[in-house]
Context: one part of a larger RNA
RNA sequence: GAACGAACGUUGGCAGUGUGGAUUAGGCAUGCAAGUCGUGCGCGAAAGCCUUCGGGCGAGUAAAGCGGCGAACGGGUGAGUAACACGUAACCAACCUACCCUUGAGAUCGGAAUAGCCACUGGAAACGGUGGGUAAUGCCGAAUGGUUCCCUACUGCGGCAUCGCGGAUGGGAUAAACGGCGGCUUCGGCUGCUGCUCGGGGAGGGGGUUGCGGCCUAUCAGCUUGUUGGAGAGGUAAUGGCUCACCAAGGCUGUGACGGGUAGCCGGUCUGAGAGGACGACCGGUCACACUGGGACUGAGACACUGCCCGGACUCCUACGGGAGGCUGCAGUCGAGAAUCUUCCGCAAUGGGCGAAAGCCUGACGGAGCGACACCGCGUGCAGGAUGAAGGCCCUCGGGUUGUAAACUGCUGUCACGCCGUAUGAAUGCCCUGUCGUUAAUAGCUUCAGGGUUGACGUCAAGGCGAGAGGAAGCACCGGCUAACUCCGUGCCAGCAGCCGCGGUAAUACGGAGGGUGCAAACGUUGUUC
Repeated sequence: GAACGAACGUUGGCAGUGUGGAUUAGGCAUGCAAGUCGUGCGCGAAAGCCUUCGGGCGAGUAAAGCGGCGAACGGGUGAGUAACACGUAACCAACCUACCCUUGAGAUCGGAAUAGCCACUGGAAACGGUGGGUAAUGCCGAAUGGUUCCCUACUGCGGCAUCGCGGAUGGGAUAAACGGCGGCUUCGGCUGCUGCUCGGGGAGGGGGUUGCGGCCUAUCAGCUUGUUGGAGAGGUAAUGGCUCACCAAGGCUGUGACGGGUAGCCGGUCUGAGAGGACGACCGGUCACACUGGGACUGAGACACUGCCCGGACUCCUACGGGAGGCUGCAGUCGAGAAUCUUCCGCAAUGGGCGAAAGCCUGACGGAGCGACACCGCGUGCAGGAUGAAGGCCCUCGGGUUGUAAACUGCUGUCACGCCGUAUGAAUGCCCUGUCGUUAAUAGCUUCAGGGUUGACGUCAAGGCGAGAGGAAGCACCGGCUAACUCCGUGCCAGCAGCCGCGGUAAUACGGAGGGUGCAAACGUUGUUC
């Protein structure tokens, strides 16, 4: 000098864009943060209104339940981890993949339950128990079965060989929801959308292996027994000591094994002429974690932040028998700390989940709020104005200086203030009209065009008008380094100080004043990095 997720002191007008729990991965009150589908299914209220008192509307709506998809994303944090965790380059003939795109084929016949519900019943609660009865795109059996897999025999090619690659026949195993919603109908059927099953291909995603690369420590020198390798078995989507029995006795290490310390890694960020050094906040990629330790279940995917089970610590409820909980989500609170914000608005946009759709959900996200925390911009007025007022300070008492500064005169009108006020963010979707395709069809569905509708921010930005210099300047320094000097007070005292050093009676170095210098909505100090 530059930089910062900074803090502290004094001061403080506005706006834009960023940014803000770095310490205790300490404890948490409260609310919200993951639901959705009635076009899968069986059911099915009430308030309220009307009433001719029978009932009707509400309504086949809401709620509870079964079922499907989602809940493995999104969001947080950096504890652990020195590791194929990360980065990079390859590889998997050793692999998986729900939803999406594309393509081929198929969907036959039966059955048994169960929740909700009803009855009885246990418990303070959490939560149950027994019996009855019911549905499905839920579950089960049988059939068919291209593909796929398994078994057996045969066979082609390659190879010296154990064997490797391939083909065909036979046997075995393996699927479904013709379900849902429409339209037309001469009741025969025709047709649209959506969904189901088994395959092929793709996209995107994931799993695995290897080489190379990047911390400190020898005041850690030897480490290792599933350890290193092997033919085999098990397990997995899949290779593999991943696991297991057996066999061999290996494997690593001064190019630092093993141990100890520290740490998430990267794109990048800061600095620097560069080389390098330091760092890894925000944003993006990736990994790990979710009170602590362990475990599996479901599933395409988890060993699963707001799922389950067990052990532990802690907190809460209890009728003492037993139960409930997990903010390292968004706000917020206590604690500790030098230190870090609102218990705000909205799903209008973007994105995500579900749904045929309307739509619902979304503390992701979009916004607003708070903080000079950072960067950038603007303003606090402009011009004129000397007999150079008054006051202050200095003085050699002549004057000098503050100083065109003020007063005063003339103007301007940014920002703030008050009033008015129209855009962009809106595209889709939906509704209406026309049109294209499908179709037997003018239904329905679909394509395109036109019109209408949808804004949290928002009392918005821009812009217009009004009033009026009015509301808006401080901080540090002035001995040298280093730009800036005098007076008074003090008297090695009180104090200053980054270094050299100042202060013991004329101190430009302490304190005050006047003046000056430098920066400026900031200025200084401290800390840290280069």
About this RNA:
The prediction has a mean pLDDT of 85. The part of an RNA shown here (small-subunit ribosomal RNA, 5' domain) has 530 nucleotides and comes from a metagenome. RNAcentral holds the full RNA, with entries from SILVA.